Model confidence (mean pLDDT): 78 of 100. Bacterial RNase P class A from a Nitrospirota bacterium, 443 nucleotides, folded computationally.

[in-house]
RNA sequence: GAAGUGGUUCAGGUGAUUGCGCCUCGCACGAACACGCGGGGUGAGGAAAGUCCGAGCUCCAGAGGGCAAGAUGCUGGGUAACGCCCAGGCCUCGCGAGGGGACGGAAAGUGCCACAGAGAACAGACCGCCGACGGUGAGGAAGAGGUGGCAGGGAGCUCCAGCCAUCUCAGACUCAUUUGGGCAAGGGUGAAACGGCGAGGUAAGAGCUCACCGCCCCGCCGGUGACGGCGGGGGCACGGCAAACCCCAUCCGGAGCAAGACCAAAUAGGUUCCGCUUGGUCCGCGAGGACCCUAGGACGGCCCGUCUGAAGCGGAGUUAAAUCCCGGGCGGAACGGGUUGGUUGCUUGAGGUUCCGAGUAAUCGGGAUCCCAGAGAAAUGGUCGCCACCCCGGCGGAGCGAUCCAAAGGGGUACAGAACUCGGCUUACGAACCGCUUCAGUA
Numbered sequence: 001g002a003a004g005u006g007g008u009u010c011a012g013g014u015g016a017u018u019g020c021g022c023c024u025c026g027c028a029c030g031a032a033c034a035c036g037c038g039g040g041g042u043g044a045g046g047a048a049a050g051u052c053c054g055a056g057c058u059c060c061a062g063a064g065g066g067c068a069a070g071a072u073g074c075u076g077g078g079u080a081a082c083g084c085c086c087a088g089g090c091c092u093c094g095c096g097a098g099g100g101g102a103c104g105g106a107a108a109g110u111g112c113c114a115c116a117g118a119g120a121a122c123a124g125a126c127c128g129c130c131g132a133c134g135g136u137g138a139g140g141a142a143g144a145g146g147u148g149g150c151a152g153g154g155a156g157c158u159c160c161a162g163c164c165a166u167c168u169c170a171g172a173c174u175c176a177u178u179u180g181g182g183c184a185a186g187g188g189u190g191a192a193a194c195g196g197c198g199a200g201g202u203a204a205g206a207g208c209u210c211a212c213c214g215c216c217c218c219g220c221c222g223g224u225g226a227c228g229g230c231g232g233g234g235g236c237a238c239g240g241c242a243a244a245c246c247c248c249a250u251c252c253g254g255a256g257c258a259a260g261a262c263c264a265a266a267u268a269g270g271u272u273c274c275g276c277u278u279g280g281u282c283c284g285c286g287a288g289g290a291c292c293c294u295a296g297g298a299c300g301g302c303c304c305g306u307c308u309g310a311a312g313c314g315g316a317g318u319u320a321a322a323u324c325c326c327g328g329g330c331g332g333a334a335c336g337g338g339u340u341g342g343u344u345g346c347u348u349g350a351g352g353u354u355c356c357g358a359g360u361a362a363u364c365g366g367g368a369u370c371c372c373a374g375a376g377a378a379a380u381g382g383u384c385g386c387c388a389c390c391c392c393g394g395c396g397g398a399g400c401g402a403u404c405c406a407a408a409g410g411g412g413u414a415c416a417g418a419a420c421u422c423g424g425c426u427u428a429c430g431a432a433c434c435g436c437u438u439c440a441g442u443a
Base pairs, nucleotide, nucleotide: 001439002438003437004436005435006434007433008432009431010430012387013386014385015384016383017382018381020043021042022041023040024039025038026037027036045415049426050425052424053423054422055421056420057256058255059254060253064304065303066302067301070251071250072249073248074088075087076086077085078084089103090101091100092099093098104247105246109245110244111241112240113239126187127186128183129182130181134178135177136176137175138174139173143169144168145167146166147165148164149163150162152160153159195213196212198210199209200208214236215234216233217232218231219230220229221228222227260344261343262342263341270335271334272333273332274331275330276329277328279292280291281290282289283288296308297307298306313327314326315325351370352369353368354367355366356365357364358363388413389412390411391410392409396405397404398403
């Protein structure tokens, strides 16, 4: 000097003037409020965004339990809680500082791995390597026999034996080729090929054998733990995918401030459908009353349990009834109508700042101190000047020169606005500072 990586802070400053919202004090009006005037205090973020998680709070709502549905998924801590944060472990990316992880289980079961390839999990032979008994061809030491020649021993026929040439047979061996077959080591295909590498062994090969890794089992050591290390033994085999279904562990009601509460006002208690209008006990002269039971009701789906709990009448019909029918009543379901006004919820909080202590840290405990928006179609702004930084510019100055400094003037200064509140995550984005890593050069 360049590149990278982790973290912290800020989110322009200042003066004048003017305009808003809330709170509070005073004045005035006045019964009081409102409006008005004046003083004081205060008024958008670090993401207010996304609406992705978790809660506070409100309602369903009062008795729970279970299933389903859903969420999370290494270990230990933190927190009100979380899917968040911290510290570790393992895997992975990076030369590194550092970053990422949908990180329980594939030996409970089911399923998938396209295409290519011989074969994709009880696999498999495309190219290849080897190749016996045997067949074919070539060579051919030893051996046997035939013929011819030469020569030796023996007195001779003949016998014995040797050398050379040639022909025939012949089995051992070598080479080539073929065949029953052997192989999965080499090559190829593929994202991935049923352990890796080296040596031995083999007809050629293969954990077939051995050493070192990998895997499994056992033991010991360290650690709260996830895990790590060491030693021994063993078979050399038990691919991947569970952001596939599934299994396991843990968590877990629903809806949401447009939740709710109150006041005022208005409308139609209208239409349709479903179920019930039963049985029993007691008191009473009766009217009537009480109790049990049943339908139904009790947060979104289902089950169990628990609690609660109706009305129960008349007419018609019949010889008298039952059934059916009409009306009334009760309990539910749906549609439809009215009101879209006002007040509240609405800001003192799992709150901020600071100091001390504990802890590696997240964070926790204690002391002191402070009050820091509450709008309601939506306030927190407008104008002017100066300063800061950056860009254009170049009056002028220094210098031998290259070049350096530099006025006036002009332009620019990110992402982006609370809406009940808080803890997080994710996304957008300007500037400064601090730590660390790598590279190049110089001393």

Source information
The source organism's lineage runs through Bacteria, Pseudomonadati and Nitrospirota. Its Rfam family is "Bacterial RNase P class A". From the family's description: Ribonuclease P (RNase P) is a ubiquitous endoribonuclease, found in archaea, bacteria and eukarya as well as chloroplasts and mitochondria. By type it is a ribozyme. Of the family's consensus pairs, 96% are formed in the model.